[in-house]
Formats: sequence, C1' cells, structure tokens
RNA sequence: UCGUUGUUCCGGGGGUCGGUGUAAUUCCGAACCGGCGGUAGAGUCCGCGACCCGACCACUAUAUGUGGGCGGUUGACUUGGUGAAAUUCCAAGACCGACAGUUAGAGUCUGGAUAAAGGAAUAAACG
Repeated sequence: UCGUUGUUCCGGGGGUCGGUGUAAUUCCGAACCGGCGGUAGAGUCCGCGACCCGACCACUAUAUGUGGGCGGUUGACUUGGUGAAAUUCCAAGACCGACAGUUAGAGUCUGGAUAAAGGAAUAAACG
C1' cells in the first nucleotide's frame, strides 16, 4: 500500500407565474431538476441502484409472510469546434424521466424510502 471482515457516519435534485375548470404544483403556455461506479470531466456511452416479474434457497408464528443471492424487465443526442484522446469539455439545437396515491391525468406534491447502488473514516486479524 492492496485485499478480506467488523463498526460508525454520509448517501436525489426540481412547480413558480399565468390560463381553463366545481376540482389540477397532475391538463395547456412559459419554468425548473439531473443518484452511483467506469472512461478526457456524461441525466442521453458502458455498467449499477430504486420499481416490477419469475423460479430457487433459508427462517418462522405456515400468514403466501420475512430475508437472501440469482435470472428477466427497465428512458433519452445530434451537429459544429478544440484536442493525442471528449455521444463527457465549449457553442447551438434536441430529447428523457418506475410504481402506488390524489376532488383531475404528476420527472417536480404525498408515500414505500429510517431503503439502496456506492463513498468516507476507523479497528483487529490474516494474506
């Protein structure tokens, strides 16, 4: 210094104005936002996480319950410039956003989430 293990901490942003209406931060017009690892610095590349589905395993109070890893599913970018290297930077114009709830349809409100990808610190032993 690296790996393994334990503990602690950290770990998602954004709806404002106007319009219609009985009713909308959900519709319409104009706004606003961008988790984690990798890589020339990324919402749009490659991969991961949250949601959903499936069989399997473990546990139990046998409720089809809780937990675990595994498999599946899961949105969106072009043009020009610089450069050794950029769908990542600069310029311009685009695009995307799970599920449940709701007096009316939600990326922005409420909720699962006191979760999780992952990051940092620290401790001991072993390699």
Predicted 3D model of a 127-nucleotide RNA (FMN riboswitch aptamer (RFN element)) from an Actinomycetota bacterium. It was read from a public genome assembly, where an Rfam model found it.